The RNA shown here (small-subunit ribosomal RNA) has 1480 nucleotides and comes from an uncultured prokaryote. The RNAcentral record of the sequence draws on ENA. The prediction has a mean pLDDT of 83.

[in-house]
RNA sequence: GCGUGCUUAAUACAUGCAAGUCGAACGAGAAAGCACCUUCGGGUGUGAGUAAAGUGGCAAACGGGUGAGUAAUACUUAGGUAAUCUGCCCCUUGGCGGGGGACAACUUUUCGAAAGGAGAGCUAAUACCGCAUAAGACCACAGCUUCUACGGAAGCAGCGGUCAAAGAUGGCCUCUACUUGUAAGCUAUCACCAGGGGAUGAGCCUAAGCAGCAUUAGCUUGUUGGUGGGGUAACGGCCUACCAAGGCGACGAUGUUUAGCUGAUCUGAGAGGUUGAUCAGCCACACUGGAACUGAGACACGGUCCAGACUCCUACGGGAGGCAGCAGUAGGGAAUAUUGCGCAAUGGAGGAAACUCUGACGCAGCGACGCCGCGUGGGUGAUGAAGGCUUUCGGGUCGUAAAACCCUGUCGGGUGGAAAGAAAAACGGUAUGGCUAAUAUCCAUACCGCUUGACGGUACCACCAAAGGAAGCACCGGCUAACUACGUGCCAGCAGCCGCGGUAAUACGUAGGGUGCAAGCGUUGUUCGGAAUUAUUGGGCGUAAAGCGCGUGUAGGUGGCUAUGCAAGUCGGAUGUGAAAUCCCUGGGCUCAACCGAGGAAGUGCAUCCGAAACUACAUAGCUAGAGAUUGGUAGAGGGAGGUGGAAUUCCUAGUGUAGAGGUGAAAUUCGUAGAUAUUAGGAGGAAUACCGGUGGCGAAGGCGGCCUCCUGGACCAUUCCUGACACUGAGACGCGAAAGCGUGGGUAGCAAACAGGAUUAGAUACCCUGGUAGUCCACGCCGUAAACGAUGGGUACUAGAUGUUGCGGGUAUUGACCCCUGCAGUGUCGAAGCUAACGCACUAAGUACCCCGCCUGGGAAGUACGGUCGCAAGAUUAAAACUCAAAGGAAUUGACGGGGGCCCGCACAAGCGGUGGAGCAUGUGGUUUAAUUCGAUGCUACGCGAAAAACCUUACCUGGUCUUGACAUCCCCGGACCGCCCUAGAGAUAGGGUUUUCUCUUCGGAGACCGGGUGAUAGGUGCUGCAUGGCUGUCGUCAGCUCGUAUCGUGAGAUGUCGGGUUAAGUCCCUUAACGAGCGCAACCCUUAUCCCUAGUUGCUACCAUUCAGUUGGGCACUCUAUGGAGACUGCCGGUGUUAAACCGGAGGAAGGUGGGGAUGACGUCAAGUCCUCAUGGCCCUUAUGUCCAGGGCUACACACGUGCUACAAUGGCCGGUACAGAGGGUCGCCAACCCGCGAGGGGGAGCUAAUCUCACAAAACCGGUCUCAGUCCGAAUUGGAGUCUGCAAUUCGACUCCAUGAAGCUGGAAUCGCUAGUAAUCGCAGAUCAGCAGGCUGCGGUGAAUACGUUCCCGGGCCUUGUACACACCGCCCGUCACACCACGAAAGUUGAUUGUACCAGAAGUCGUCGUACCAACCUUCGGGAGGAAGACGCCCAAGGUGCGGCCGGUGAUUGGGGUGAAGUCGUAACAAGGUAU
Repeated sequence: GCGUGCUUAAUACAUGCAAGUCGAACGAGAAAGCACCUUCGGGUGUGAGUAAAGUGGCAAACGGGUGAGUAAUACUUAGGUAAUCUGCCCCUUGGCGGGGGACAACUUUUCGAAAGGAGAGCUAAUACCGCAUAAGACCACAGCUUCUACGGAAGCAGCGGUCAAAGAUGGCCUCUACUUGUAAGCUAUCACCAGGGGAUGAGCCUAAGCAGCAUUAGCUUGUUGGUGGGGUAACGGCCUACCAAGGCGACGAUGUUUAGCUGAUCUGAGAGGUUGAUCAGCCACACUGGAACUGAGACACGGUCCAGACUCCUACGGGAGGCAGCAGUAGGGAAUAUUGCGCAAUGGAGGAAACUCUGACGCAGCGACGCCGCGUGGGUGAUGAAGGCUUUCGGGUCGUAAAACCCUGUCGGGUGGAAAGAAAAACGGUAUGGCUAAUAUCCAUACCGCUUGACGGUACCACCAAAGGAAGCACCGGCUAACUACGUGCCAGCAGCCGCGGUAAUACGUAGGGUGCAAGCGUUGUUCGGAAUUAUUGGGCGUAAAGCGCGUGUAGGUGGCUAUGCAAGUCGGAUGUGAAAUCCCUGGGCUCAACCGAGGAAGUGCAUCCGAAACUACAUAGCUAGAGAUUGGUAGAGGGAGGUGGAAUUCCUAGUGUAGAGGUGAAAUUCGUAGAUAUUAGGAGGAAUACCGGUGGCGAAGGCGGCCUCCUGGACCAUUCCUGACACUGAGACGCGAAAGCGUGGGUAGCAAACAGGAUUAGAUACCCUGGUAGUCCACGCCGUAAACGAUGGGUACUAGAUGUUGCGGGUAUUGACCCCUGCAGUGUCGAAGCUAACGCACUAAGUACCCCGCCUGGGAAGUACGGUCGCAAGAUUAAAACUCAAAGGAAUUGACGGGGGCCCGCACAAGCGGUGGAGCAUGUGGUUUAAUUCGAUGCUACGCGAAAAACCUUACCUGGUCUUGACAUCCCCGGACCGCCCUAGAGAUAGGGUUUUCUCUUCGGAGACCGGGUGAUAGGUGCUGCAUGGCUGUCGUCAGCUCGUAUCGUGAGAUGUCGGGUUAAGUCCCUUAACGAGCGCAACCCUUAUCCCUAGUUGCUACCAUUCAGUUGGGCACUCUAUGGAGACUGCCGGUGUUAAACCGGAGGAAGGUGGGGAUGACGUCAAGUCCUCAUGGCCCUUAUGUCCAGGGCUACACACGUGCUACAAUGGCCGGUACAGAGGGUCGCCAACCCGCGAGGGGGAGCUAAUCUCACAAAACCGGUCUCAGUCCGAAUUGGAGUCUGCAAUUCGACUCCAUGAAGCUGGAAUCGCUAGUAAUCGCAGAUCAGCAGGCUGCGGUGAAUACGUUCCCGGGCCUUGUACACACCGCCCGUCACACCACGAAAGUUGAUUGUACCAGAAGUCGUCGUACCAACCUUCGGGAGGAAGACGCCCAAGGUGCGGCCGGUGAUUGGGGUGAAGUCGUAACAAGGUAU
C1' cells in the first nucleotide's frame, strides 16, 4: 500500500442514528426575531403561505443483517407454464364528459396518571361514490381458418350483457365573450383511464443431482385416484361432499442425528478429499408461537392483531418495547475493531425541478490478522586492536567485523510547494430543430458560463541537516541446514517420532560460535497431501486382518453362435445454456509488486437437433458346441425302515479250586476264607461291528463300516435321437448341520464329567490308581455352534511333463487272468513356466483371464456392553464406544537354550590309588571387636591370593608431636664447599651451641656439582573413578575353532565355502561337491629329555702303567661326564582292512613307533572379569593438608564359620645302633672346612673358595641288627613351666631354634567332596628365591615306585550336525491368572430429573371464511313506505398457546454392583513358550 476482522450466546440490550418524500394533489396554518404605528391594552408589515401537523399520492416487499430452522414447499443444472401474474419503465391505440355526498386537520365538550381516546360542529382534494360514453377487454351463444400432443389452442369477423377516468403547472390570444387583460378556449409538459405489445420481476410444475445411521423395516386415511362444488393470479386433495381402495418402500420408504444450498475456497499429478469467511446468486428468519390486513408485490426486521416469556413506566386502573441494520454495552469466549467524517463520488426513494433522505455506499480510525513492497546503510580498512569464548598454551575464533578514513540519503524529522489527480453532470445563457396559430412556453441536440471534495494540506515534488532514530525470533543428536565450553548428575529438565539425563550430556540450563527465516519468528489448533492406510483410476482374503459350516433357490448382476431391424446406452458434429467475480493466458493502470480494470480461453456439465451402427441392450427369425432329456450298462461304509449273526466285556447260576487278586514308578484305597483271582458249563443284557481295510469308495457339508430284505437320492461310462441358451452366481429367504447341552418317555453291558477315597506333593480342589452319577444308546422335539480346516467360496476357458491308484470304455493280445497303448471321470505324489513377503502352490493352482457372492482395514478393550431377533434354558446371532498402547502380527535368518535327537571328546563318569570333610596346630578369608585392627581379590576363574618374608623400617591404618616451595624434580636470586665430630633440651622429628675443613673446571669474567636461606611458577597425594583408559593378567581352553577375497544362490537378513561320506589329538587328511583360493588358529619350526657319532679334555673321568689312606699324584682322554656340532623316527618297510584314497590294525628293524616324554607357545572373541595400591594416564578432589617428618601402637585382636595345608591316630610302625646311593642349586657385607668347647641350639677358630677346583652338604626313605607287642602306648605331639642359643638399635605386645619337665585332642573321620592314567599317583628327603632373623607356604630337584580303565547308560564341561522356540540382557530367559492397593473411563441399578415427540380428550385468543343480521347507516334507485348495498354484533368451522391421561425416544444424576484398562520394586502359585517337564 491492498485486503480482512464475534467461527462462541439466533444471549440480553442503555444511547444516538439506519425511510422517507411531494405545497406543481388538498384544506388549514403558527412562533421567536426584525421594522413601523400605538390610546401602552395592543396593532400592522415582515418572518411566511415558512415551521409543525393533517387529508391524499408514491415509496416503505428495495437496500442492510443473520444462518436459528430446513435433508426438501430449499439449492444446482436442464426444461415446462397451451395452468399464471407483473406497480414504476419503454413502444403503441383510444379516451379524459357531467354530477354528488362525506371524513380528517380545525373549533368545541369530555374521559384518562399516561399512552391514548369518545361526542358534537365546519371544510378541500389527483380522497370517496353514482351516471354517460365503449374502440377494446371480459362473460355467454353460434360460425370460419390454421395448428394439434385429439385434451385443446391461436386468429378472424357476428349478436347480447358487464366494465373507465383527475387533475396540476407553465405559456398564449388563432377562434368566442367582456375587450385592460382575463375567462371559455388553445397549447406544452407532467399526471389520469381503457386496451395491445415489450422489458423486468415473480408464482407454479417436471427430471436428475445434492449428508450419516438398518443397533430406524415397514409407512400412509385427505392417505392414492375419480366425480361434483369451492378457492387461487394460476394447475392441483389446495379445501369440501360422495365413490373406489389405493399410494410409498431394500434403487432404502418411515424414523432419527447432523446441516442453509451454490458459484467457489484450500489441498491433490489427477481422480478425489475438505470447507461454504470476505465477494456474488438463491433460500429461510427477524424476541417465541399463531394470524390475517393493506398492496402490483408481504402473511411484512425498524407495520397491525392475539397468546407467551422477558425488560421498562405506572397514580396499580393500565400502558410501552423488540440492534440476526451502523456504531456501542454487558455476558460468553482462546478470540475479532470507532457510540468517527461525508452524501463529494456510485447506487436507491420521493419530487417537474431545485432539493430532501440514505450507518447502502465512499472515506478515515483500531489490530503484523493475511498478502505485497521498502529501510535499518555503502566503500576502504590487519596491529588480524581491545574484549568475549576456546585451547594440544603454539594458537584458533567472533573478524573487515569494530575503530579510523571516504561516501550515499530511502524511511523518519524540519522548511516550502502542491487548490495537481479524483469532475462528469446538474443549473443559467446562446444557437439549431420539433410541437403549435405563435418568433410564448415546452422538448431534443451542440457550444459557452457558473458552482460543488468527506478523504486532506492527503498523494506527490523540491530543499535542509544527519549514519544519525530503526532487528528480532527459532533452531544446531538423527530425520534436518548448523558444535564447542561450563553447570547439573535418572535431579532439574527436554521431547513431533526415535529417544536424551544415573560425573567427561554436540539432546537439560547458560555462554561463545554457527544455521535458517526476517518485521517478523516460533508454538498450538484445523484441513488436504504424503497414505496404493477405503485402492473408480489404484489394495487384498492358504499361514500377516479377511472365504458365510454346507446346500437349494428369489430379486439382482453376468451370459453361446448366425442374420435382420431399431437407436436406449455408445461415438461424431452443430446449437442453446453453463450469471458476474474467481483460476489460466495476453497485453494495460497504480514508480514496482500485492491490487485493479480490459480482452480471450476454460468451465470436463445439462438440454435439443442431425448423423454412424462395430459392441451392449431391445425386437424378430434361426443354429447346436453350453445346459437338459432318451436308451443300455457300472461302482459305492450315499440316505431311511425292518430283521438277524458271531467275537468280546460285565453280571447271574452251578462245578473245580485255594489264598491271594488287582493296581503302580513304588504303593495304597478296593475285591477276597461269607471262597475272590484263575478255570469249566449254562444263562441274561446292552453297546460296538476285529480280520478284509487301502492318502480305497460314497456324500453338498456334517458325516457314512457285520450280514439280509424293502423304499430312495446322486454320480460315472457308452450310445443314438430330441428340446434349442432353457445357463452361471446368488443379497434376503428356506433346508441340512459333529460333539456337548436341554425337554418328555424308555434303556443302561462297557466307558465316564461331577463326586468319593487312595497316592504324589511344600501344597495337589491335577497328572497316577480304586470306585462312580449324569451322559454316551433308542423315539420324538429343541439347540445351530467347532481348528465345521485344504485354515484355500462357486462357475467357465486356457497353460510342460513324470509316476501311483479307483470306476467305466476302446485298441492289441490271450483258453483266460495279466502285461502294453489309449479315452473319460475321480483321488494322490513329484515337478517346468508362472505366482508368492517368504514358506510354498503348481491341469484337484495360491498360474493366466472373465462373471457372481461373502469378507478385511493397527493391537487391546471385545466377539464384550446396550438395543433387536431366535431359544425352555444354556446361549446363539447382529454388533459398538469411552479408555489405553506404539506396537500386535506373518514368514524366514543368525545365535542361544531344551527335563529334543544323533555323532564325538575330556580323570567327566566308571575301574582303581591316595586324600579333604572329624582332631591339634599353621595359614588365608568371613564375621565380630577395636583408636586402628590399612587396602584390594569374592562361584567355577577370591580365600598358604597381591605378600619371593608386617618386631622398628616396610606401612598405605590409629594416637600424639612437627613442617609449609615442602621428604622429591625444574627454573630464578643470595650466601656458603659439602661431609664429618662433640655438647645441651626432647620420645624423637627437631632446635640451640661448639669444633673441623676450604671441592672441580676455567679464556680468571665466571661456570658446574653439593649445602643453607628466599620468591613464585609449581611439587606431592597408596585420595576417588578398572563403569573414562593404556599396559598386563585370569577364564572358557591348548577347546578346534574363527574369518576373508572372488564367485554363486537368496528381494533381504544371510547362505555356500566351513555341509555330506570316511578319518584324525586336531576345520588332521582324503573323497564327493557351486565353489575356488587364502588368513588367524592345529601341526611343524624352538628348548629340554631318551640313543649314537664327531670335536674338545679342566676344575671332570680312570680301562691301562706307576703311586696314595684317598684319581691323592704322574702319565692317559678309551669310558662316564661336560658342551658345541651332527645323525636318528618319516607310517619310511612288510602284511591285512579300507573307495586303487586318507587312514587304521598287526609285524619287522630300532635306544626310541605312530604328535616318543615334558616345556615354551593361548585364534576371533566372552565375562563393562581383575588391577588407578606395580607402572602409565583422562577427569574430579586436597594444598599450614587427603602432602611431609617423627615416636608409640595396629595390620599378630577372638564366642564363632569356611578354604588351603602340616602332624598324627601307629607294627608296611616307633625308638636305638650300623651301612649305602642323588640331582639341581646357592655362596665374598658371602659359603665357611679341619680342629677345640658345649647334651644341644651354638661358640671359638681360621684353611680354602668370585667356584665341574673350596664350601653349604651327613641326603632321606632304603638295607642290616636290636628293642617295643596293640596300650591313648616307648603312638601322637599340642599346651604349659623352667633354663638357654642366635639374629637384630630393639624379640613385651610380636621372631626362629635348643635342652629339661609337662604329655590336650586324636584309635582312620557324617552328609558331601578333591587329585591322579606311568617314571604318573603315593612316599622320601634336598636346594633356591624372599631374607639381619623368621618357611608347615611357594618354586625347583632327584630317590623308591604302584593299582586300574569293562565301557560311554548316567553326572559335569566341551565340539559338530539336526530339530522346536512366544528366548536375543539370549532359560539366572520369557510369561499367565486370582488376590491386595491407587487412579481412570464404561455398563447394570430401586428411583429421580430434563429435552423432544406421538396419541386421546378438554380448552379455544386473534383472525380469514360461512350463516344470521328491522342495533345501525351519507352518496345510488325510489311510488319516500322502502329497496339495493354496507355494517356493528351473534353463532359456526378451522386453529396458536395452555391443561389432563397414556405412551415412545434421548440425555443428566443415583446408594449399591459388574467386569475392563493403567500403575518401579506387593502376595500366591507356575498355566503357556523346549517333548515347558501331563504335547498344545